[in-house]
RNA sequence: GACCGUCCAGGGCAAACCCGUCGCGAGGCGGGGACGCAAAGCCAGGGAUCUCCCGAAACCGUUGGGGAGACCGCCCGGCCGCCGGU
Repeated sequence: GACCGUCCAGGGCAAACCCGUCGCGAGGCGGGGACGCAAAGCCAGGGAUCUCCCGAAACCGUUGGGGAGACCGCCCGGCCGCCGGU
């Protein structure tokens, strides 16, 4: 340096659910809690999914479509990284 996670050490993170709080919402944050995780560390670049809004012709709604968001613990990609094995 590359690949790998069977084994070792120190540990780390924290799903569902509950409480508080913020947001129209998806959801975020804090506390409790552990199903899991070797990148469950970081980045919304691509896709998926989800939310809100707009939306033609007289009106209402709406497919296609457009806009703004959410999510990296769905997949791909980028950056960085602990221990050990080969």